[in-house]
Molecule: Bacterial RNase P class A
Organism: Steroidobacteraceae bacterium
RNA sequence: GGAGUCGGCCAGACAACCGCUGCGCGAAAGCGUGGAGGAAAGUCCGGGCUCCAAGGGCAAGGCGCCAGGUAACACCUGGGGAGCGUGAGCUCACGGAAAGUGCCACAGAAAACAAACCGCCGAACUCCCGUCCCGGUGGGUGGGGGUGGCAAGGGUGAAAAGGUGCGGUAAGAGCGCACCGCGCCGGUGGUAACACUCGGCGGCACGGCAAACCCCGCCUGGAGCAAGACCAAAUAGGGGAGCGAGCGGCUGGUCCUCGUGAUCGGUUUCGCGCGUGUGGCCCGCACGUGCUCCCGGGUAGGUCGCUGGAGGUACGCGGUGACGCGUAUCCAAGAUGAAUGGUUGUCCUCGACAGAACCCGGCUUAUCGGCCGACUCCUUUU
Numbered sequence: 001g002g003a004g005u006c007g008g009c010c011a012g013a014c015a016a017c018c019g020c021u022g023c024g025c026g027a028a029a030g031c032g033u034g035g036a037g038g039a040a041a042g043u044c045c046g047g048g049c050u051c052c053a054a055g056g057g058c059a060a061g062g063c064g065c066c067a068g069g070u071a072a073c074a075c076c077u078g079g080g081g082a083g084c085g086u087g088a089g090c091u092c093a094c095g096g097a098a099a100g101u102g103c104c105a106c107a108g109a110a111a112a113c114a115a116a117c118c119g120c121c122g123a124a125c126u127c128c129c130g131u132c133c134c135g136g137u138g139g140g141u142g143g144g145g146g147u148g149g150c151a152a153g154g155g156u157g158a159a160a161a162g163g164u165g166c167g168g169u170a171a172g173a174g175c176g177c178a179c180c181g182c183g184c185c186g187g188u189g190g191u192a193a194c195a196c197u198c199g200g201c202g203g204c205a206c207g208g209c210a211a212a213c214c215c216c217g218c219c220u221g222g223a224g225c226a227a228g229a230c231c232a233a234a235u236a237g238g239g240g241a242g243c244g245a246g247c248g249g250c251u252g253g254u255c256c257u258c259g260u261g262a263u264c265g266g267u268u269u270c271g272c273g274c275g276u277g278u279g280g281c282c283c284g285c286a287c288g289u290g291c292u293c294c295c296g297g298g299u300a301g302g303u304c305g306c307u308g309g310a311g312g313u314a315c316g317c318g319g320u321g322a323c324g325c326g327u328a329u330c331c332a333a334g335a336u337g338a339a340u341g342g343u344u345g346u347c348c349u350c351g352a353c354a355g356a357a358c359c360c361g362g363c364u365u366a367u368c369g370g371c372c373g374a375c376u377c378c379u380u381u382u
Base pairs, nucleotide, nucleotide: 001378002377003376004375005374006373007372008371009370010369012347013346014345015344016343017342018341020035021034022033023032024031025030037353041364042363044362045361046360047359048358049224050223051222052221060220061219062218063217064216065079066078067077068076069075080094081092082091083090084089095215096214100213101212102209103208104207117154118153119150120149121148124147125146126145127144128143129142130141131140132139133138162180163179164178165177166176167175181204182202183201184200185199186198187196188195189194228304229303230302231301238295239294240293241292242291243290246272247271248270249267250266251265252264253263254262255261256259273289274288275287276286277285278284311330312329313328314327315326316325317324318323348351
């Protein structure tokens, strides 16, 4: 100088004027003061808080190497294993495939109790042909075929039943042996996952898929701030008390002309009438039938929940670290048709993604530019 890895930070600045909104002061006018983010986002995990449920089980879902951190987690830290990278580093749902079931397209003989297309063999049994020996049964030898032997080589596939070498064989093969690999047991180290240039045993018995069913272990009650709590109009309806009757009926009293009379009450429970609903209409059916007051529930509306909290910052201590402990200090939006904005000026590197709605811890996704720190590789110079 170039290329890269990891971690952290900033997110136009300043001023004037005009607004919006929370809080405080004030009788008011007004004054003072606070007013979006690193993701406020997706609502994907884990909690707090609130109401409902609370006995047990099944089902369903989630998680899954080990240890630690944490209120908890699917998060974080450290470690192990596997893969990628020259490296700094990065990635991984990383329990079980000898509990069972299932699947493995196409190709291929065969995709899992192994099998045999091409190929290799001609040992064993048998048939045919040639040739030699022999008096003959027969024997030797060469070739071809069948039954048969093999799984080394070829070919297929993402994957083919350990690899290399030597021996061995008719040809071959863990068939035998050596080394490598694998499995089991033990030992050693480590809290553990796991590791080992450690020892022994086994020729090898174990293809892949569990983000297929499943098995094992652990965890999970449901709904969500429109949760929920309190105050509480008008109208209608519920309960109670009092007053009240358009006609008839029923019933009680009074009057005299003693009747099918007149009149005054009671009865809201019998009928009619009236109103409403149902229905196109009638019948029918259902409900209601005036006024005043009281009570409780509940609607509109209002108040709370609402932001001081698993809180921030600094320092010290413990820890490799995540984090914990202690001391000091700080308060940083809280709306409810919903504020956080607009105009102008100056400057610069000309400004991305995007905006709270109960609150925290995470993860994921979006993001113009720029700064800082640690580290790696290459090249050059000294």